[in-house]
RNA sequence: ACGAUCCCUGGCGGGAGAGACCGGCGAACUGUCGUUCGUUGGCGCCGAAGGAGCAAACGCCCCACAAACUCUCAGGCAAAAGGACCGCAGGGAGAAG
Numbered sequence: 001a002c003g004a005u006c007c008c009u010g011g012c013g014g015g016a017g018a019g020a021c022c023g024g025c026g027a028a029c030u031g032u033c034g035u036u037c038g039u040u041g042g043c044g045c046c047g048a049a050g051g052a053g054c055a056a057a058c059g060c061c062c063c064a065c066a067a068a069c070u071c072u073c074a075g076g077c078a079a080a081a082g083g084a085c086c087g088c089a090g091g092g093a094g095a096a097g
Base pairs, nucleotide, nucleotide: 002097005093006092007091008090009089011088012087013086014085019043021042022041023040024039025038026037027036028035029034044077045076046075050073051071052070053069
C1' cells in the first nucleotide's frame, strides 16, 4: 500500500402498507353557507423509524442468543415529509494474508 467486513454523511438515486373517516375546541379566510390549518377524543386500519417477543443449531451446565417472522408501546394511514433496506459517491476503522 492492497484488503473481507463494519461505521458515518441535512450527500446522490430507488424505496411498501394502511380512513383526505367521524365529533369537540381554537385560529385564519369568507357577505352567508362554508373552506383550510392546528389540537384533542372516538371507531377502523398499517408495519419498513425506534422498541419488545420467539426457534433450531452450538454449548457439560449457567448466562447469552436472529430476521423483512410475531406484537403494535411508540410511529404511521391524500400529497409533501418521514421511511427499514438497496445501489453509488466521499470519509473513517480494519482481521487474515
The RNA shown here (Glycine riboswitch aptamer) has 97 nucleotides and comes from an uncultured Rhodospirillales bacterium. The sequence was found by an Rfam model in a public genome assembly. It matches the Rfam family "Glycine riboswitch aptamer". Rfam describes the family as follows. This family represents the bacterial glycine riboswitch.